This is a predicted structure of a 350-nucleotide part of an RNA (small-subunit ribosomal RNA, central domain) from a metagenome.
Context: one part of a larger RNA
């Protein structure tokens, strides 16, 4: 390679835009590249088969045939592939009304708390712990008022609830802005999918420069515990966390489940927007689509389990896997200030 797989056994890239390239809706006409029919030329001999024959037979040998699955060039067919071309609306988008929403940036604003610092009251403790010490307090703590400063996150609502491509978003108020749904069916007329490269986003630690530092807290100190404790507990405490701009590019970046499409019982509750039915009106009742739960039939599946949000049936595209270790490492590339990402082996052993 063929083939067979990727929810947990080795496998879905962390997500998205998008190029090349592969795959593409309906109906008409045309063309003959793919495709398919004939006919011709060539496809050396040998060898292989097959029908004869020669060496006593074989094995070897000879003569014929048939094959050489191929190209090439002419003539036709025109289904279906693919090129023009004419149309079309079901597939994409575009438009108008409508609302839902922690989408996203930026400016502004608030209250609770916690700490600090003043000022007052007030007098021996406070703190901590399974117990204790370090620790803070007669220099007036801690408790309590009341003012101040600053930083940081925003309690109820709050929901298997919303929203985003993924990471992710959650105190209010304006600005700016993406998106996605639901009715209307007015425009365009396959404009579509999918996507190696290639761009972009991308938690948390971490990196550079400048601020900023409440609180919590790696290193770190000390106090305990212990045989010992480089720790679990306690006082304490610096980078971090936080803003801005740059870097890095990883994660049990998980649904461990790619994207699109299309088919395949149901029942329940949920979220947004319709319809109808009844009503004064809202509900409830029936129902359409979009999501977003939890059961469950046929299938699958080794089981677990999945089951219209599929791991079921089917196509179309990309990515990965091939026994465990060695090792996602080494060495070389490429990217980074470093850390270090990322591509990715042997040999060697089982």
């Nucleotide at each position: 390679u063929u083939g067979g797989g990727c929810g947990u056994a080795a496998a879905g890239c962390g997500c998205g835009u998008g190029u090349a390239g592969g795959c593409g809706g309906a109906a008409g006409a045309u063309u003959a590249a793919g495709u398919c029919a004939g006919a011709u030329g060539u496809g050396a001999a040998a060898u292989c088969u097959c029908a004869g024959g020669g060496c006593u037979c074989a094995a070897c040998c000879c003569u014929g045939a048939a094959a050489u699955u191929g190209c090439g060039u002419c003539u036709g067919a025109a289904a279906c592939u693919g090129g023009u071309u004419u149309u079309c609306u079901a597939g994409a988008a575009u438009c108008c009304u409508g609302g839902a929403g922690a989408g996203g940036a930026a400016a502004g604003g608030g209250g609770a708390a916690u700490u600090u610092c003043a000022u007052g009251u007030g007098u021996a403790g406070g703190g901590g712990u399974a117990a204790a010490a370090u620790c803070c307090g007669u220099a007036g703590a801690g408790a309590u008022a009341u003012g101040a400063a600053g930083g940081a996150a925003c309690a109820c609502c709050a929901g298997a609830g919303g929203c985003g491509a993924a990471g992710g978003c959650g105190c209010c108020u304006u600005u700016c802005u993406g998106g996605a749904c639901a009715g209307g069916u007015a425009u365009u007329g396959a404009c579509g999918c999918u996507g190696a490269g290639a761009c972009g986003c991308g938690a948390a630690g971490g990196c550079g420069u400048g601020g900023g530092g409440a609180g919590c807290a790696a290193a770190c100190a000390g106090g305990a515990u212990u045989a010992g404790a480089u720790a679990c507990c306690c006082u304490g405490g610096u980078a971090g966390u936080c803003c801005a701009c740059g870097c890095g590019g990883u994660a049990a970046a998980c649904g461990a489940u790619g994207a699109g499409c299309a088919c395949u019982a149901g029942u329940u509750u949920u979220a947004g927007c319709g319809g109808g039915u009844a009503u004064u009106g809202a509900c409830c009742c029936c129902u359409g689509c979009u999501g977003a739960a939890a059961c469950g039939u046929a299938g699958c599946u080794a089981a677990c389990g999945c089951a219209u949000u599929a791991a079921g049936u089917g196509c179309u595209c990309c990515g990965c896997c091939u026994g465990g270790g060695g090792a996602g490492u080494a060495c070389g590339g490429u990217c980074g200030c470093a850390a270090g990402a990322u591509u990715a082996a042997a040999a060697c052993u089982c």